Model confidence (mean pLDDT): 88 of 100.
The part of an RNA shown here (small-subunit ribosomal RNA, central domain) has 350 nucleotides and comes from Olea welwitschii.
It matches the Rfam family "Bacterial small subunit ribosomal RNA".
The source organism's lineage runs through Eukaryota, asterids, Oleaceae, Oleeae and Olea.
The full RNA is in RNAcentral, with records from SILVA.
[in-house]
Context: one part of a larger RNA
RNA sequence: UUGGGCAUAAACCGUCUGUAGGUGGCUUUUUAAGUUUGUCGUCAAAUCCCAGGGCUCAACCCUAGACAGAUGGUGGAAACUACCAAGCAGGAGUAUGGUAGGGGCAGACGGAAUUUUCGGUGGAGCAGUGAAAUGCGUAGAGAUAGGAAAGAACACCAACGACGAAAGCAUUCUACUGGGCCAACACUGAAACUAAGAGACGAAAGUUAGGGAAGCGAAUGGUAUUAGAUACCCUAGUUGUCCUAGUCAUAAACAACGGAUACUAGGCAUUGUGUAUAUCGACCCGUGUAGUGCUGUACCUAACGCGUUAAGUAUCCUACCUGGGGAGUACAUUCGCAAGAAUAAAACUU
Numbered sequence: 001u002u003g004g005g006c007a008u009a010a011a012c013c014g015u016c017u018g019u020a021g022g023u024g025g026c027u028u029u030u031u032a033a034g035u036u037u038g039u040c041g042u043c044a045a046a047u048c049c050c051a052g053g054g055c056u057c058a059a060c061c062c063u064a065g066a067c068a069g070a071u072g073g074u075g076g077a078a079a080c081u082a083c084c085a086a087g088c089a090g091g092a093g094u095a096u097g098g099u100a101g102g103g104g105c106a107g108a109c110g111g112a113a114u115u116u117u118c119g120g121u122g123g124a125g126c127a128g129u130g131a132a133a134u135g136c137g138u139a140g141a142g143a144u145a146g147g148a149a150a151g152a153a154c155a156c157c158a159a160c161g162a163c164g165a166a167a168g169c170a171u172u173c174u175a176c177u178g179g180g181c182c183a184a185c186a187c188u189g190a191a192a193c194u195a196a197g198a199g200a201c202g203a204a205a206g207u208u209a210g211g212g213a214a215g216c217g218a219a220u221g222g223u224a225u226u227a228g229a230u231a232c233c234c235u236a237g238u239u240g241u242c243c244u245a246g247u248c249a250u251a252a253a254c255a256a257c258g259g260a261u262a263c264u265a266g267g268c269a270u271u272g273u274g275u276a277u278a279u280c281g282a283c284c285c286g287u288g289u290a291g292u293g294c295u296g297u298a299c300c301u302a303a304c305g306c307g308u309u310a311a312g313u314a315u316c317c318u319a320c321c322u323g324g325g326g327a328g329u330a331c332a333u334u335c336g337c338a339a340g341a342a343u344a345a346a347a348c349u350u
Stems, first nucleotide, its partner, number of pairs: 004321002008303001014201004021194003025088004031082001033081002035077009049065001051063004092188003096183004103177002106174003110154001114150005120144002125136002163168001206247006215241002220236003258317006266295010300305001323350003332343004
């Protein structure tokens, strides 16, 4: 490589957009490149295969022949792929009317709590632990009620719930703005799917510059524990956590499950929306559609389990895997301020 695979055994890029490429709905027509078929030529001889024959057999030799194909010329067929032309409305999209939402970004406001601070009351402890001690406190702590300031996060509602491509997203209000879903069916007319390279976004931590700093808290100091204790517990506490503008590009970035389309039993719950019935009206019950979950038949699976949100049945496209270790390492290259990231071996060993 072929074959086989990729939830958990090695293996789905963190996610999306999209170029080349690959693949591609229905009807009719054209051409005949692929496809299929006839015929002609060629594919030297020897060899191989096969039949007959000759050396006493055999090896060996002689004669005759073919399968399977390849390639070129020429003639035919037109179902499928492709091409040409014309159409269709089911995939896709636009427009219209609704609708839900912590989707994004910017600004403004709010209350509880915490800490600090101011003066008052008060007068001996507080804090902490398994137990203590370090620590705070008569220079008046802790407690208590009031005033002020600051920063960060938004209890209840809250859900198995909503939204977003993922990362993620929640006090309230306002401005701007993206996407989805439903209904009716007006319009375009295959304009679709996937996607190597490429581009964009991408938690936390880290990093650069400038701010901010209440609480928490790597490092670090101290008290304990212990044989020791560079820890767990306690008391302090810097970077950080927060904001603005960059950078970094990684996570068990997980549903360890790539994307798209179609088909294949049900039952229950719930979110958005439509409809029929009902009703004074709204629910309930029935039914459709788009999600989110539980359970479960068939199937699949090594089992666990999955099961219309498939890991079932099929088609298309992409990424990736090939015993363990060495190693996601060395070297080299690209990127980065750095930390490092990406690409990525071999010897050797078993």